Context: one part of a larger RNA
RNA sequence: GAGCGAACGUUGGCGGCGUGGAUUAGGCAUGCAAGUCGAACGCGAAAGUACCCUUCGGGGUGCGAGUAGAGUGGCGAAAGGGUGAGGAACGCAUGGACAAUUUACCCUUGGACCUGGGAUAACAACUGGAAACGGUUGCUAAUACCGGAUAGUCCGGAAACGGUAAAGGUGGGGACCUUCGGGCCUGCCAUCCAGGGAGAAGUCCAUGUCCUAUCAGCUUGUUGGUGAGGUAACGGCUCACCAAGGCGAAGACGGGUAGCCGGAUUGAGAGGUCGACCGGCCACACUGGGACUGAGACACUGCCCAGACUCCUACGGGAGGCUGCAGUCGAGAAUCUUCCGCAAUGGGCGAAAGCCUGACGGAGCGACGCCGCGUGAAGGAUGAAGGCCCUCGGGUUGUAAACUUCAGUCACACGUUAUGAACAAGCGCCGGUUAAUACCCGGCGCCCUGACAAAAGCGUGAGUGGAAGUCACGGCUAACUUCGUGCCAGCAGCCGCGGUAAGACGAAGGUGGCAAACGUUGCUC
Numbered sequence: 001g002a003g004c005g006a007a008c009g010u011u012g013g014c015g016g017c018g019u020g021g022a023u024u025a026g027g028c029a030u031g032c033a034a035g036u037c038g039a040a041c042g043c044g045a046a047a048g049u050a051c052c053c054u055u056c057g058g059g060g061u062g063c064g065a066g067u068a069g070a071g072u073g074g075c076g077a078a079a080g081g082g083u084g085a086g087g088a089a090c091g092c093a094u095g096g097a098c099a100a101u102u103u104a105c106c107c108u109u110g111g112a113c114c115u116g117g118g119a120u121a122a123c124a125a126c127u128g129g130a131a132a133c134g135g136u137u138g139c140u141a142a143u144a145c146c147g148g149a150u151a152g153u154c155c156g157g158a159a160a161c162g163g164u165a166a167a168g169g170u171g172g173g174g175a176c177c178u179u180c181g182g183g184c185c186u187g188c189c190a191u192c193c194a195g196g197g198a199g200a201a202g203u204c205c206a207u208g209u210c211c212u213a214u215c216a217g218c219u220u221g222u223u224g225g226u227g228a229g230g231u232a233a234c235g236g237c238u239c240a241c242c243a244a245g246g247c248g249a250a251g252a253c254g255g256g257u258a259g260c261c262g263g264a265u266u267g268a269g270a271g272g273u274c275g276a277c278c279g280g281c282c283a284c285a286c287u288g289g290g291a292c293u294g295a296g297a298c299a300c301u302g303c304c305c306a307g308a309c310u311c312c313u314a315c316g317g318g319a320g321g322c323u324g325c326a327g328u329c330g331a332g333a334a335u336c337u338u339c340c341g342c343a344a345u346g347g348g349c350g351a352a353a354g355c356c357u358g359a360c361g362g363a364g365c366g367a368c369g370c371c372g373c374g375u376g377a378a379g380g381a382u383g384a385a386g387g388c389c390c391u392c393g394g395g396u397u398g399u400a401a402a403c404u405u406c407a408g409u410c411a412c413a414c415g416u417u418a419u420g421a422a423c424a425a426g427c428g429c430c431g432g433u434u435a436a437u438a439c440c441c442g443g444c445g446c447c448c449u450g451a452c453a454a455a456a457g458c459g460u461g462a463g464u465g466g467a468a469g470u471c472a473c474g475g476c477u478a479a480c481u482u483c484g485u486g487c488c489a490g491c492a493g494c495c496g497c498g499g500u501a502a503g504a505c506g507a508a509g510g511u512g513g514c515a516a517a518c519g520u521u522g523c524u525c
Stems, first nucleotide, its partner, number of pairs: 001525004006521005013373006019366002026329003030326003035075003040072002043069001048063006082284003091209008101201003106197007114148004123138006154163003168189006176183002210256003217247003222244008259281004263274004286307005309320004337363001339362003345359001346357004376406004386397004410466001412461006420452001426446007469514005474495003480509005490497002
């Protein structure tokens, strides 16, 4: 000199863009953060209201409404979001390999979609428990579950041969048939089998990846083989047997420290330091362990066990997990709102309308950082007053002020206008599909949607009115005098100042630097 997720002191006008729990991976009140589908399925209220009946207590029927609701089932919940504890490792980075592999949803190619069955939740009755949560009996549906058939390019096999599948839902319709449900035709969505693609994941290898020798030897599933098991898949991954190997001064083993990278910062570079924000990968989710489901997890807001902690309890037993967004306590030098919205972008579900989304878009707080703007401009000497200094003549503050003339930025008041909006659905027209002027699909037009937002922009108005501090002034180092103090009080980055005229302490005047900041401290080069 440059830099910082900074902190502290003094001061503080506005805006834009960023950024903000670095310490206790300490504990957490409260709310929200993952749902959705009735076009998979069975059930199905109430308040209220209208009418009728009434023994005036009430009852019935319709609407509310096939709504609310819970349940079965499907998809999602493995993403998105957070943190950096652990880990020196194929964890990460770069480059390769898989003839040793998997892949839901999506795109694409070909084929199939036949025929049966038995349950079960919801519900009802009875019943246990303080609760959490159950138990028994009975009824019922499905794209839930299970048979049978069929079988190709799929699997096993040299072949013969053997083996493996499915589910329906919904829109529209002219003839024909009909048990009046539909069949049938046609469109869409879904289902099954096999192949290809895209993207995703798993595994292996080479090279690189901090300090320590005051850590020198380490290792028994250890190193290799045979066989078996296991996995999507190779493999001591696991097991039985056999052999006795394997690693190490090019640092094994041990100890310490640490998430890694793209990058950031500094530097002429080489190099050093760092890894906050943003992006990629990894790891973790109260602590430790385990599996289940699933295409995918050994699963942050799933399950089980153990532990610590907190809470409820009728003492028998239960409930919980903010390293999601806000917020709170604690510790700390130190780090924000218990805000608005799904309008946009993206995600989940759905045919769609739509619902959900603390992702995200925004607003709020903090000079925490960077950048921009302003606090006025020109004229103005009798060099006013006041302050300070003085050799008492004057000098200086100083064109500074007053005063005159202007301009009006920001802030203020009033008014006004864009962008972020593209869709989707609906309506109309055209084309495709089709037996079809239905439906459906595509194109064009109309129509609809804004949290931010009393924002931003623009116009008008009023008026210098509301807007400057901070540090230094002995040398390094730009900037000097007076008074007070008297080795005291104090200063100080280094040299050093202060013991009666201190340019170094304190104050004042003046001056210099930077400026909505200035200085100090800490850290890095």

The part of an RNA shown here (small-subunit ribosomal RNA, 5' domain) has 525 nucleotides and comes from a Planctomycetota bacterium. The prediction has a mean pLDDT of 84. It was read from a public genome assembly. Its Rfam family is "Bacterial small subunit ribosomal RNA". Gene Ontology terms of the family: structural constituent of ribosome and ribosome.